[in-house]
RNA sequence: CUCAUCGAGAGCGGUGGAGGGACGGGCCCUUCGAAGCCGCGGCAACCGGCGAGGCACAAGCCUCGUGCCAGGUGCCAACUCCCGCGGAGGAGACUCCGAGAGAUGAG
Numbered sequence: 001c002u003c004a005u006c007g008a009g010a011g012c013g014g015u016g017g018a019g020g021g022a023c024g025g026g027c028c029c030u031u032c033g034a035a036g037c038c039g040c041g042g043c044a045a046c047c048g049g050c051g052a053g054g055c056a057c058a059a060g061c062c063u064c065g066u067g068c069c070a071g072g073u074g075c076c077a078a079c080u081c082c083c084g085c086g087g088a089g090g091a092g093a094c095u096c097c098g099a100g101a102g103a104u105g106a107g
Base pairs, nucleotide, nucleotide: 001107002106003105004104005103006102011040012039013038014037015036019029020028021027023084024083025082026081041076042075043074046072047071048069049068050067051064052063053062054061055060080101085098086097087096088095089094
């Protein structure tokens, strides 16, 4: 940089000792113990493996099922916690759609 996904799901203990939720604003979480680190546990199924069928001389490719496994990642407060830019509806509160940004995976 490109593509896909982001309303589901899943936490205890030890250590540590004041922060954390990306950024800004809000609103939350936190000394009834934040981040980080360690151990164990769990969720999920992106990659990976397995199965069936098809194509191909072959390497390999494609298809199917809310399929099975869980090796590589990831994740385990709140919709990605909400908003931020544009648009639609509404008297308003607010609701909805899209983008951007961000996160994760694969290339």

SAM riboswitch aptamer (S box leader) from uncultured Rubrobacter sp., 107 nucleotides, folded computationally. It matches the Rfam family "SAM riboswitch aptamer (S box leader)". Rfam describes the family as follows. The SAM riboswitch is found upstream of a number of genes which code for proteins involved in methionine or cysteine biosynthesis in Gram-positive bacteria. NCBI's taxonomy places the organism under Bacteria, Actinomycetota, Rubrobacteria, Rubrobacteraceae, Rubrobacter.